[in-house]
Context: one part of a larger RNA
RNA sequence: UUGGGUGUAAAGGGUAUGUAGGUGUCCUGGUAAGUUCUGAUUGAAAUCCUUCGGCUCAACCGAAGAACGUGUCAGAAAACUGCCGGGAUUGAGUGCGGAAGGGGAGAGCGGAAUUCCCGGUGUAAGGGUGAAAUCUGUAGAUAUCGGGAGGAACACCAGUGGCGAAAGCGGCUCUCUGGUCCGAUACUGACACUGAAAUGCGAAAGCUAGGGGAGCAAACAGGAUUAGAUACCCUGGUAGUCCACGCAGUAAACGAUGUUCACUAGGUGUAGCGGGUAUUGACCCGCUGUGCCGCAGUUAACGCAUUAAGUGCCCCACCUGGGGAGUACGGCCGCAAGGUUGAAACUC
Numbered sequence: 001u002u003g004g005g006u007g008u009a010a011a012g013g014g015u016a017u018g019u020a021g022g023u024g025u026c027c028u029g030g031u032a033a034g035u036u037c038u039g040a041u042u043g044a045a046a047u048c049c050u051u052c053g054g055c056u057c058a059a060c061c062g063a064a065g066a067a068c069g070u071g072u073c074a075g076a077a078a079a080c081u082g083c084c085g086g087g088a089u090u091g092a093g094u095g096c097g098g099a100a101g102g103g104g105a106g107a108g109c110g111g112a113a114u115u116c117c118c119g120g121u122g123u124a125a126g127g128g129u130g131a132a133a134u135c136u137g138u139a140g141a142u143a144u145c146g147g148g149a150g151g152a153a154c155a156c157c158a159g160u161g162g163c164g165a166a167a168g169c170g171g172c173u174c175u176c177u178g179g180u181c182c183g184a185u186a187c188u189g190a191c192a193c194u195g196a197a198a199u200g201c202g203a204a205a206g207c208u209a210g211g212g213g214a215g216c217a218a219a220c221a222g223g224a225u226u227a228g229a230u231a232c233c234c235u236g237g238u239a240g241u242c243c244a245c246g247c248a249g250u251a252a253a254c255g256a257u258g259u260u261c262a263c264u265a266g267g268u269g270u271a272g273c274g275g276g277u278a279u280u281g282a283c284c285c286g287c288u289g290u291g292c293c294g295c296a297g298u299u300a301a302c303g304c305a306u307u308a309a310g311u312g313c314c315c316c317a318c319c320u321g322g323g324g325a326g327u328a329c330g331g332c333c334g335c336a337a338g339g340u341u342g343a344a345a346c347u348c
Base pairs, nucleotide, nucleotide: 003320004319005318006317007302008301012316014201015200016199017198021194022193023192025088026087027086028085029084030083031082033081034080035077036076037075038074039073040072041071049065050064051063052062053061054060091191092188093187094186096183097182098181099180103177104176105175106174107173108172109171110154115149116148117147118146119145120144121143125136126135162169163168206247207246210243211242215241216240220236221235222234223233258315261312262311263310266293267292268291269290270289271288272287273286274285275284276283297304298303321348322347323346330341331340332339333338
């Protein structure tokens, strides 16, 4: 490479947009590049195959025939693919009428709680733990009442509930804005699917310079524990956590399951929309999403099972024994941390 694979054994890219490329609905006319057929030419000999012959047989050898990938030329066919036209509407999209939503961005507002400050009451403890101590407190703490400051997060509602491509999104109001679903049908007429490269987005931690800083809290300090304790526990506490401009680009970025389409028993919850009946209900039906159980099938098993890991088509990504190693070297990117691409010797 062919092949076989990728939920858990090695293996699905973090996610989307989308270029090239690959693939692509139905009917019809043409064409003849692919395709198929026929003929010619080329296809050295040997080998292989068939028949016959020669060594006593065979291997071996000889003769004749057949065959010989592919290429080129001529002719024919027109089903399929391609190409050039014409048409269609079911794929896709647009318009119309409704609907739900923590989807995104900005601005404003609210209450509870923690901490701190001021004042009142009040007196000896408080705090913490397995037990203690460090710590706070007669310079009046803890507790309690009133007032104020400031930052961060939004209890209940809350739900294998909702929305989003993923990361993710939750107090309330306003402004701007993306997507989805349902119902009728009008329009466009294959406009589609996937997607190397490229580009956008991308938790937390981290970085640059500037704000902010209540609580929490790496580092650090002290107290304990212990044989030791650079930990677990306690008292403190700085970066950070928050905001705005940038950078970074990684995660068990997980459903450890790439995207699209079609087909293949059911049952039962739940969210959104629509329809039916009039027996307004704990009803029935349809579509879309989200769960559980389960048949066929599948799987090494576990399990999956119309939200497939079943049955198929298209496209992309990735894997090929363990270690060495996601390392070295080089390239690219980055302020750095580092990221990305990514070996070999050697060894089992």